This is a predicted structure of a 532-nucleotide part of an RNA (small-subunit ribosomal RNA, 5' domain) from a Candidatus Firestoneibacteriota bacterium. The coordinates come from a structure-prediction model, not an experiment, and the mean pLDDT is 83. Rfam family: Bacterial small subunit ribosomal RNA. Gene Ontology terms of the family: structural constituent of ribosome and ribosome. The source organism's lineage runs through Bacteria, Bacteria candidate phyla and Candidatus Firestoneibacteriota.
Context: one part of a larger RNA
RNA sequence: GGACAAACGUUGGCGGUGCGUCUUAGACAUGCAAGUCGAGCGUGAAAGCCCGCAAGGGUGAGUAAAGCGGCGAACGGGUGAGUAAUACUUGGGUAACGUACCUCUUAGAUUGGGAUAACGCGCCGAAAGGCGUGCUAAUACCAGAUAUGACCACGAUCCCUUCGGGGGUUGAGGUAAAAGAUGGCGCAAGCUAUCACUAGGAGAUCGGCUCAAGCACCAUUAGCUAGUUGGCGGGGUAAUGGCCCACCAAGGCUACGAUGGUUAGCCGGCCUGAGAGGGUGAUCGGCCACACUGGGACUGAGAUACGGCCCAGACUCCUACGGGAGGCAGCAGUUUGGAAUAUUCCACAAUGGGCGCAAGCCUGAUGGAGCGACACCGCGUGAAGGAUGAAGGUCUUCGGAUCGUAAACUUCUUUAGACCUAGAUGAAGAUUGCAGGGUAAAUAAUCCUGCAAUUUGACAGUAUAGGUAGAAUAAGCCACGGCUAACUCUGUGCCAGCAGCCGCGGUAAUACAGAGGUGGCAAACGUUGUCC
Numbered sequence: 001g002g003a004c005a006a007a008c009g010u011u012g013g014c015g016g017u018g019c020g021u022c023u024u025a026g027a028c029a030u031g032c033a034a035g036u037c038g039a040g041c042g043u044g045a046a047a048g049c050c051c052g053c054a055a056g057g058g059u060g061a062g063u064a065a066a067g068c069g070g071c072g073a074a075c076g077g078g079u080g081a082g083u084a085a086u087a088c089u090u091g092g093g094u095a096a097c098g099u100a101c102c103u104c105u106u107a108g109a110u111u112g113g114g115a116u117a118a119c120g121c122g123c124c125g126a127a128a129g130g131c132g133u134g135c136u137a138a139u140a141c142c143a144g145a146u147a148u149g150a151c152c153a154c155g156a157u158c159c160c161u162u163c164g165g166g167g168g169u170u171g172a173g174g175u176a177a178a179a180g181a182u183g184g185c186g187c188a189a190g191c192u193a194u195c196a197c198u199a200g201g202a203g204a205u206c207g208g209c210u211c212a213a214g215c216a217c218c219a220u221u222a223g224c225u226a227g228u229u230g231g232c233g234g235g236g237u238a239a240u241g242g243c244c245c246a247c248c249a250a251g252g253c254u255a256c257g258a259u260g261g262u263u264a265g266c267c268g269g270c271c272u273g274a275g276a277g278g279g280u281g282a283u284c285g286g287c288c289a290c291a292c293u294g295g296g297a298c299u300g301a302g303a304u305a306c307g308g309c310c311c312a313g314a315c316u317c318c319u320a321c322g323g324g325a326g327g328c329a330g331c332a333g334u335u336u337g338g339a340a341u342a343u344u345c346c347a348c349a350a351u352g353g354g355c356g357c358a359a360g361c362c363u364g365a366u367g368g369a370g371c372g373a374c375a376c377c378g379c380g381u382g383a384a385g386g387a388u389g390a391a392g393g394u395c396u397u398c399g400g401a402u403c404g405u406a407a408a409c410u411u412c413u414u415u416a417g418a419c420c421u422a423g424a425u426g427a428a429g430a431u432u433g434c435a436g437g438g439u440a441a442a443u444a445a446u447c448c449u450g451c452a453a454u455u456u457g458a459c460a461g462u463a464u465a466g467g468u469a470g471a472a473u474a475a476g477c478c479a480c481g482g483c484u485a486a487c488u489c490u491g492u493g494c495c496a497g498c499a500g501c502c503g504c505g506g507u508a509a510u511a512c513a514g515a516g517g518u519g520g521c522a523a524a525c526g527u528u529g530u531c532c
Base pairs, nucleotide, nucleotide: 001532002531003530004529006528007527008526009525010524013379014378015377016376017375018374019372020371021337026335027334028333030332031331032330035071036070037069040068041067043065048059049058050057051056078290079289080288088214089213090212091211092210093209094208097207098206102203103202104201105200106199107198108197110144111143112142113141119134120133121132122131123130124129150175151174152173154171155170156169157168158167159166160165180195181194182193183192184191185190216262217261218260223253224252225251228250229249230248231247233245234244235243265287266286267285268284269280270279271278272277292313293312294311295310296309315326316325317324318323343369345368346367347366351365352363353362354361355360382412383411384410385409392403393402394401395400416473418468419467420466421465422464426459429455430454431453432452433451434450435449436448437447438446439445476521477520478519479518480517481502482501483500487516488515489514490513491512497504498503
C1' cells in the first nucleotide's frame, strides 16, 4: 500500500447492488417449512336455508372429513461437529454393477378366490393409545392360465478376451406376469381414444465399487499389525473384495516417514503479489459428512432416512404415579455465550419442485419487502457575480496580517427531499368459443396449430415520467516534531499527559491540553484485529 462475513469511537442526507451468530454442533416457548390424487376404492356428516301443527322431509352434498390404495416424502433447505483419507481434485477401469419417473421400441393384458381398514357393537386406559367381535371395496392381496422375449442350470457352435470370463446363434428342460379408470359410438356383443398396467430390449439421467497421482504439522512419535497379509471353499451384496465365516500358509506396512499425536471438511474460487509464491475456503457453484448423543435395521428404484421407526443414554415437559410426549445445524423468533451479526413480515404473480388427465392444491425452495454506512459504487449538501477587503475571532514589530469572495448582498438553478398528477416491464400462460390438421369407422372424445373473447402481479400506486414552491431540509472526522502533507498563541511545568518507531514534558513545549489557522480524506473518518 492492498484486502475484510469485521468490531469499537466520533459523526451521519439519499439511492443501487451485494452481505449479515466467524462465539455455544449450547438449550429452545410459539407459528409455519411435504404433500397430493374422488379420472384407483368403499363409506359419508353438520351448521344454515325451505316445506310442515308436529313427527319428519328436501336442500346443503355424494360436499367436508377420516380410512384403504398410488406417487412423493432419499429432492429442495440447514450446518461443518467428525474426517488427514471409505473424504476431495484430476484422469482412468467396471469383461465385477444398479437405476423409480422420462424417451424410443417389441410382445401382452386371461380365469378365479379369500381377506381387511374405514363403519357398527362391546370393552380397557387419566392420557397417549389399544383389544375383541360383525360387515364391505379396490389399480390392495393371493392362486391358476399363457410365455415372443427374460432368468436358471445342461449341451452344440462362432467371435472376442485382461484367460477370470464376455457376446451372438441354436437344442431340449425348468421358473416368474398383468388392473383398471375416464370419455365417445352402439339395443347388445363389442369397437375406439387418452392416461394407467405386465414382461423384455435400447437410450438418457443419477449413482455404487475400484485404480493412479496430488492434497497440513510434529521424529522431543521408530517401529506397527492376528482378520493382521495371502490362498482355497462357502455366506452375503446390485456388484468386486477378509465385507463375513471355516480351513491352510506366515505373511503385510515402514526414514520415498509406517504407527502414534495435533490441527483441519475438500475443491472451483477469493485476497495479495510484476511473477514465482504466500494466505484463505464467508456469500455463489460442485463433492463429502452430520441431524440431541451412541447403536440398529425396516420400507423402498433409491435411505441405514433433519421435520420416519426401534433400543440405550442425557435433558425438557404431561400424568389420575400405572404410564406417556419431545428433538429449529429448515424460516422467523427466544435465551445463553460474545467485541459482534436482522422481521415471530408479504406472495405463490414469476422461476423451479411434488401430486393430479386437468382445473388446481402444497411449497419459510424461490420471488419480494423490512432492519443494519457492514462492504462497494453513484449522487447531493448549491451555482455565478460580489472589496467600505464589513463586523467578529486570531496573531502582531501596533504599521498591519489572516480567516477572506469566505459572509452579507444581487442574479440564477431545483438533482435528492416535500407536495400534486399520470403510472409500468416483469404475463409466459389458463379457460371458453371458432377454424385447420393428426389419431379414429365417426361430425364424439382426445392431441397439435392458429384466431377471438374473458382472465391471472406479492413487490406496488413501487420504479419511472410530468408539474408546483423554495437555497430552502443535508458535514464531519483525523492529523499538523521527523518518518509524513500541514504553525502560531495561551495554559501546564518530568506534573497532567502523548506515543506506530525515534522520542516529547523539569517556565517561552510547532510533540501534553485549549484556541485560531493549515493539511488530508469525506457520508464518512480514525483505532483495533487478521492476511499478503